[in-house]
RNA sequence: CCAGACGGCCGGGCGGUCGCGGUCCUCUUCGGAGGGUCGAGGAAAGUCCGGGCUCCACGGUGAAAGGGCGGCGGGCAACACCCGCCGGGAGCGAUCCCAGGGAUAGCGCCACAGAAAGCAAACCUCCUCCCCCUCGGGGGCGGGAAGGGUGAAAGGGUGGGGUAAGAGCCCACCGCGGACCUGGCGACAGGGACGGCAUGGCAAGCCCCGCCCGGAGCAAGACCGAAUAGGGACGACGCGCCCGUCGCAAGACGGGACAGGGUUCACCGCCCCAGUCGUCCGGGUAGGUCGCGAGAACCGGUCAGCAAUGGCCGGUCCAGAGGAAUGACCGUCGCCGCACCUUCGGGUGCGGGACAGAACCCGGCUUACAGGCCGUCUGGCGUC
RNA sequence: GCCGCCUUAGCUCAGCCGGUAGAGCACCGCAUUCGUAAUGCGGGGGUCGUCAGUUCGAGUCUGACAGGCGGCGCCA
Repeated sequence: CCAGACGGCCGGGCGGUCGCGGUCCUCUUCGGAGGGUCGAGGAAAGUCCGGGCUCCACGGUGAAAGGGCGGCGGGCAACACCCGCCGGGAGCGAUCCCAGGGAUAGCGCCACAGAAAGCAAACCUCCUCCCCCUCGGGGGCGGGAAGGGUGAAAGGGUGGGGUAAGAGCCCACCGCGGACCUGGCGACAGGGACGGCAUGGCAAGCCCCGCCCGGAGCAAGACCGAAUAGGGACGACGCGCCCGUCGCAAGACGGGACAGGGUUCACCGCCCCAGUCGUCCGGGUAGGUCGCGAGAACCGGUCAGCAAUGGCCGGUCCAGAGGAAUGACCGUCGCCGCACCUUCGGGUGCGGGACAGAACCCGGCUUACAGGCCGUCUGGCGUC
Repeated sequence: GCCGCCUUAGCUCAGCCGGUAGAGCACCGCAUUCGUAAUGCGGGGGUCGUCAGUUCGAGUCUGACAGGCGGCGCCA
């Protein structure tokens, strides 16, 4: 210098003019005005996890159902998050990726192709024996699974011996299982008598094992509380006929028929049949107030720890309102791009500046983001 | 703000416990008719919303993202 890996940070600064929201003070003609102070983000987003908070349910504990998590150790209020380590994979490397328990608990699936896809199997081929023959070969009883072929996957791999041909049939190395030994808190690593190899894959299919989870969500919820329409109490007026029960009675309750009313006119059918007015009470709606921001908070230092993180000390107060304020312009500085000039130091002009925006709060994850800065490390090239 | 659901042909929808995706209408061609419609026969048309992952293999299973739709309080 080029190419790259990882971690962290910023994401305009200053000044002026006009404007917006909260809060405090003063003035006011009660409409408002003036002044002070504060006023978005790293993601405020998606709403994917975990909590706080509130209500509902609940005597306690456990189980079932349903859902989630899944190497080991640690951190944390908790987590599917973070840190360190182990195992597997990718890369020359820095480094990155992994839903990373169990396939001899059981069920299920493995399309097409292929002889055979899970109690393995034999299409071509190989071989002994027998038969036929036009001497090229063909057929049959068997043996075998080495070679070919199919497939994502064919019941260890390579080499040698052995055999009629073959086969862990035998041997060496590798792989697999593995009592046990050593190291480690552990995942696991190293060694390994022995087994001759028997039991392929899928659990982000059902399932098994271990652990965790009650449900809903600030439109949660609490308080105050109109009008109208329901509910209740009291008073006044009304409460027709028959039957039954209760009651001394007034009357109350139940059943039935007629009249009456409703069913957009009539008939049938079905339904209703005690209320009206006045006063008062209670619940709730609209609306208002709270919930609502001093917190698992931020900044600096120090100690423990590899780290995540935690302890201690000091300092700071940092939006909150309702469909919702946090903006616009100008000047200047700084950044980027283009054009022109250049005495190669630079100068002038024009243009650009992202993603997005609190709505109860917090910890994470994920996604979007113009441009820029810092640190650590890897590979290559060049020079000394 | 919170919660739930859906994306498959031009339209409306199927697609089981994963095996190379269909139906109706629409479209095109032929037949029928003087011609059209209807009818009959035949045919074309799909990045299964997008990107990843699991698997031999994904419309289906899992995750992230995009687009669209619906619901919410009180009384009765």